[in-house]
Context: one part of a larger RNA
């Protein structure tokens, strides 16, 4: 740089917001820069290349003509594309009337259970395993009742259900707040998609400070179990799980399938919201938009399998990939308190 590619073969950034940039709905008109023609002028010369011709042929070598896909002016052509300028209303917003929801953030409040304190009953055992032991327990345990204290999570409702870009979100109340969808068609009138840099956001773990600390638990430390047992399994058990501020910036961070728009037979479930129909109304049924599911039809596919929530048919943006190892290393560079992260080789060797 070109070609072919990305669900499991390599290969979609974790996930959004947006900056250049690329690409963009419909109508009239101008412009003529793209773009398209035509004259011209210029693209040395030899060479390639095609015809004749000269050394007895060839090589070589001479004419001539074709070629130079190019560029400059100058003239014409206006579909499309740019650009000016005016105009639209389906694309996009906006506003109205409505609605579902574990969307976010802060505060408060419950009730159930482990645990641990205290009291009352009550006696020799408990716990714990494939059996057992460590281990609690006559200092009175386990079990039971009653009083307290804390911490964390929130059965059942629960779903094949819902909301969120993603991460992810689940007891109940206010209180701030983000988005969606349905009707309406009153408003603006291309305001649009993408998105390289950039910014934010982002499970667990993992740091820095302070606080908290009821379960549960790397590490650790007994006890089994085994040749061993730095393990399953028991009995403890500290970081850390939790709050507050602040860094970390990963992931089997997945649908392993960027994003946006239009197109292309259906069946069946289910959520939300509307129209119609009907004892005027729980519902059914017919019918429209949105999500989310499961089965398939053309087509696609190496093949599993995708199938209007495409992996089908097409345009437009962006990442990305290019044998295996060496290696996500080494140096660099850059962020990070550290841990570590981002970027990312080569020699070698199959």
């Nucleotide at each position: 740089c070109u070609g072919g590619g990305c669900g499991u073969a390599a290969a979609g950034c974790g996930c959004g917001c947006g900056u250049a940039g690329g690409c963009g709905g419909u109508c009239u008109u101008g412009u003529c820069a793209g773009u398209c023609g035509a004259a011209u002028g210029u693209g040395a010369a030899a060479g390639c290349c095609c015809u004749c011709g000269g050394c007895u042929c060839a090589a070589c070598c001479g004419a001539g003509g074709a070629a130079u896909u190019g560029c400059g002016u100058u003239c014409g052509a206006u579909a499309c594309u740019g650009c000016a300028a005016g105009g639209c209303u389906u694309g996009a917003g906006u506003c109205c009337g409505g609605u579902a929801g574990g969307g976010g953030a802060u505060g408060g409040c419950a009730g159930a259970a482990u645990u641990c304190c205290c009291g009352g009953u009550g006696u020799a055992g408990c716990g714990g395993u494939g059996g057992a032991a460590u281990g609690c327990g006559u200092a009175g345990a386990u079990a039971u009742c009653g009083g307290g204290a804390g911490g964390a999570a929130u059965a059942c409702c629960g779903a094949u259900g819902g909301c969120g870009a993603a991460g992810g979100c689940g007891g109940c109340c206010a209180u701030c707040u983000g988005g969606g969808c349905c009707g309406g068609a009153a408003c603006u009138g291309a305001c649009g998609c993408u998105g390289a840099g950039g910014c934010g956001c982002g499970a667990a773990a993992g740091c820095u400070a302070g606080g908290g600390g009821a379960g549960c638990a790397a590490a650790c430390a007994g006890g089994a179990u085994u040749a061993g047992a730095u393990a399953c399994c028991c009995u403890g058990g500290u970081a850390g799980u939790c709050c507050u501020a602040g860094c970390u910036g990963u992931a089997a961070a997945c649908g392993a399938u960027g994003g946006g728009c239009a197109c292309u037979u259906g069946a069946u479930g289910u959520c939300g919201c509307g129209g119609g129909u009907u004892u005027c109304u729980a519902c059914c049924c017919c019918u429209g938009c949105g999500g989310c599911g499961u089965c398939g039809g053309a087509g696609c596919u190496a093949a599993c399998g995708c199938g209007u929530u495409a992996a089908g048919u097409g345009c437009c943006c962006c990442g990305c990939c290019u044998g295996g190892g060496g290696a996500g290393u080494a140096c660099g560079g850059u962020c990070g308190c550290a841990a570590g992260g981002c970027u990312g080789a080569a020699a070698c060797u199959c």
Small-subunit ribosomal RNA, central domain from a metagenome, 350 nucleotides, folded computationally. The full RNA is in RNAcentral, with records from SILVA. Its mean pLDDT, the model's own confidence on a scale to 100, is 88. Rfam family: Bacterial small subunit ribosomal RNA. Gene Ontology terms of the family: ribosome and structural constituent of ribosome.